[in-house]
Molecule: transfer RNA
Organism: Eubacteriales Family XIII. Incertae Sedis bacterium
RNA sequence: GGGCCCAUAGCUCAGCCGGAUAGAGCAACGGUCUUCUAAACCGUGGGUCCGGGGUUCGAAUCCCUGUGGGCUCG
Numbered sequence: 001g002g003g004c005c006c007a008u009a010g011c012u013c014a015g016c017c018g019g020a021u022a023g024a025g026c027a028a029c030g031g032u033c034u035u036c037u038a039a040a041c042c043g044u045g046g047g048u049c050c051g052g053g054g055u056u057c058g059a060a061u062c063c064c065u066g067u068g069g070g071c072u073c074g
Base pairs, nucleotide, nucleotide: 001073002072003071004070005069006068007067010026011025012024013023019057028044029043030042031041032040050066051065052064053063054062
């Protein structure tokens, strides 16, 4: 340098053949229970979906470009 893949909550990820409130588990916080802790159960908060531009009535999802990471070829 060429090709392919990935980037969504604190972490691990789903959603990615567009459809309208952006989710799960774990973690955190609060509560119930317990002498206390843990476990269990109930609840709460947390993300302008890597940046920019474009297409569209509508974009996490499609197109272009940039950045970062991984694999591979030479």